RNAcentral holds the full RNA, with entries from ENA, Greengenes and SILVA. This is a predicted structure of a 513-nucleotide part of an RNA (small-subunit ribosomal RNA, 5' domain) from an uncultured delta proteobacterium.
Context: one part of a larger RNA
Parts: sequence; structure tokens; C1' cells
RNA sequence: GAACGAACGCUGGCGGCGUGCCUAACACAUGCAAGUCGGACGAGAAAGGGGUUUCGGCCCUGAGUAAAGUGGCGCACGGGUGAGUAACACGUAGGUAACCUGCCUUUGAGACUGGGAUAACAUGUCGAAAGACGUGCUAAUACCGGAUAAGCUCGAAAGAGGAAAGGAGCAAUUCGCCGAAAGAGGAGCCCGCGGCUGAUUAGCUAGUUGGUGAGGUAAAAGCUCACCAAGGCGAUGAUCGGUAGCCGGCCUGAGAGGGCACACGGCCACACUGGAACUGAGACACGGUCCAGACUCCUACGGGAGGCAGCAGUGGGGAAUAUUGCGCAAUGGGCGAAAGCCUGACGCAGCAACGCCGCGUGAGUGAUGAAGGCCUUCGGGUCGUAAAGCUCUGUCGGAGGGAACGAAUGCUCUGGAGGUUAACAGCCUUUGGAGGUGACGGUACCCUCAAAGGAAGCACCGGCUAACUCUGUGCCAGCAGCCGCGGUAAUACAGAGGGUGCUAGCGUUGUUC
Repeated sequence: GAACGAACGCUGGCGGCGUGCCUAACACAUGCAAGUCGGACGAGAAAGGGGUUUCGGCCCUGAGUAAAGUGGCGCACGGGUGAGUAACACGUAGGUAACCUGCCUUUGAGACUGGGAUAACAUGUCGAAAGACGUGCUAAUACCGGAUAAGCUCGAAAGAGGAAAGGAGCAAUUCGCCGAAAGAGGAGCCCGCGGCUGAUUAGCUAGUUGGUGAGGUAAAAGCUCACCAAGGCGAUGAUCGGUAGCCGGCCUGAGAGGGCACACGGCCACACUGGAACUGAGACACGGUCCAGACUCCUACGGGAGGCAGCAGUGGGGAAUAUUGCGCAAUGGGCGAAAGCCUGACGCAGCAACGCCGCGUGAGUGAUGAAGGCCUUCGGGUCGUAAAGCUCUGUCGGAGGGAACGAAUGCUCUGGAGGUUAACAGCCUUUGGAGGUGACGGUACCCUCAAAGGAAGCACCGGCUAACUCUGUGCCAGCAGCCGCGGUAAUACAGAGGGUGCUAGCGUUGUUC
């Protein structure tokens, strides 16, 4: 000098764009953050409104709605954090003839025929609750047989094995279903090379190193096991200890290099702590399950419930880090044929000079060089064209009025073309037109009005280092980055006048180059 996720002191007008728990991976009240599909399935309320009545009720509507259940897809994405990890974790370059892949795309092959259950529901029982159990009924794209098998699997061959589901529509058709091949995208595994520190850590290793066989996995492999052999690693640093998520990048620097790992992007790991598997195309699963532990809560003491390192927010820790906001309008995601629903992802707004950038706090004129302050050799000098005065301007802020882009799809109506059809109807596809959809927001922006009016500070002035005098103090009080100042004329302390530097900031501290 540059830089910062900064903090502290003094000060503080506006806007744009960013950024904002670096500490306790400490504990968490409350709300929200993952649902959706009735075009897979069976069932199915109530309030309210209307009618009738013998005043008990009944009927219609609400409504095949709500709430729930079976089933499907999603919940493995998105979001958070950096604890652990020195490792094929990451980066880079490869391998997989050792592998898997839901949804999507392409190709070609199919979907025939049967069956038995079960939730919901009804009813009974137990329990304080959480919840559990029994009996009876029922459906399916839920479950299970038989048939068929192009291709598939097993096998040397003969041969053997193994599938399916329907829904919507008048129909055409369309959405699905089953098995196979290929693709795309996504994973798994292996490997060369690369990137911290300590030798005041020198030896480490029994599934250890290799083989045979078996098991196991989607898949190679001591991955696991039995047996056999005695190997394997190490001063080119094994082992052990310390520290640490890695990278693209960011900061600095002429570069080489050094430092860092906040935000944004890629990968990894984790989800109260430890362990485990289940389901599934995919998890050993943040808002799933089970076991153990610590902690918190409920309890009728028998037993139960919970997990913010999601978004806000609270306590605590700390020098220190924000709102319990608005919206799904856009982008993206899940489900759905669609309408649509869900989405603290996201888009916005709020708070903070935390950073960068831009703008303003006025412009011109004005010498009796006013008053006043300070200095003075008492002549004067200086603050100083500075002020006042006069003439103007109107950024920002204020008031009033107008007012967006971001929105085009889907959808509805309508015109054309094509398909289906006996048909110019209807339906499907496609292409025009119209209607309609904005959280931000009455915001940006534009116009008008008034008005110099509301808007400047901070540090420094001995040398380094730009900037000097007076007064006070008297090795005191104090200053100080280094050298050093202060003991009676201190440009070094304190105040004042003046000056220098930067400026909505300026200094200090910390850290890096």
C1' cells in the first nucleotide's frame, strides 16, 4: 500500500447492488418448511337452507362435498451445517469384458383365464393417554395361481424357468400395465498422478499379505468364512500424534509465490449421541422405523411423547451478525389427463454505512478586506470572498397528481386447417384472435408545487509524514507505531486559533499478502 463475512470509538443525508452467528455440531417455546391423485378402489358425514308432520321424525338440498381408509407416485430432490474425515474424501486423467438405473426418448413383442383375502365400515373388549386386540362385511391399477414367451434367465446341449391392469371417452382415441433391446441423464466400484504438519513418533501389521474353495453383492475384491503358505508396509518417512471438509475460486503480488476456503457453483460427510436394518429404481434415510444412551415434557405411576446443522424466532455463549414479514405473480420442483393443490426452494419486502458504486449538503457575484476569534515587533497579519448583501438554480429529501416492464402459457369463448364420423354435429390435434392472471406496489419512472430551505464529520500537524503558533502544565498530568517527548519559554502532554489529509465517513484494533 492492498484486502476483510469484521469489531470498537466519534459522526451520519439519499439511492442502487451485494453481504450479514467466523463463538456453543449449545439447548430450544410457538408457527410454518412434502405432499398429491376421485380419470386406480370401496365406502361416506355434518352445520346450514327448503318441504312435510301425529312434533317422535321423515324427505330434498348441502354432496358423492368434507374428513378418513386401501392403492399409486413423490417423500433419496430441493433446503441446512462442517462435527467427523489426511481418506481414492477431493481434483485431474482413465478403466468397468466386474456393474445398477424409477420417471423420459426410440424400437419391436404382449396384456388370455381364474382365485382368496383385507383396511375403511359395523360391533365388542382393554387402556388415563399414546394406542392395541377380537368378531362380522366389502373393492381395486392391492395380493396369488393357471395359460402364453419374440426376446430374457439357467444350462455344453436336450431342456427348464419366469409377465401383465385397468381407467377416461358415444366413438376415433388417449393415459396407463407386462417382458425385452438401445439411448439419455444419474449412481456404484477400481486405478495413475497431485495437494498440511511433527522423527523430541522408527519400526508397524494375524484377516495382517497371498493362494484354493465356498458364501455374499447390482458388481471385482479378505468383502466374509474354512484350509494352506508366510507374507505385506517403512528414512522416496510406514506407524503414531496434531491440525483440517476438498475443489472451481477469493485476497495479495510485476510475476513466481504466499495466504484463505464467507457468499455463488461442483463433490463429500453429517442430521440429539452411538448402533442397526426395513421399504424402495435409488437410503442404511434431517422433518421414516427399531434398539441403547443423555436431556426435555405428559402421566391415573402401569406407561407414553420429542429432536430447528429447514425459515423465522427464544435463551445462552460472544467484541459481534437481521423479521416469529408478503406471495406462489415469475423461475424451478412434487402429484395430477387437466383444472389445480403443495412448495420458508424461490421471488420480494423489513433491519444493519457491513462492503462496493453513484449523488447531494448549493451556484454566481460580493472588500468598508465588516463584526468577532487568534497572533502581533502594536505598524499590522490571519480566519477571508469566507460571511452578510444581491442575482440565480432545483439534484436528494418534502407535498400533490399520473403510472409501469416483469405476463405469457395453462384455462374459457371464437375463426382457419387436419383427423374421426354417414355428418359442416360432437370429440381430438394444430394454428390465429379475444377475455383473464402481479407478492413486489400505487413501487420504479414521469409531471407539478414550495423552498437554500432539512443534510459534515473524523483523524492528524517533532522526524519517518502533508500540516505551526499561543496559553496552561512543569519527569507532574500525560503522549507513544519506531526513534523518543515532559524536570519553567514543550511546533511531541492539554486547550485554543490556524493548517494538512480523507470525506458520509474517518480513525483504532485484529488478520493476510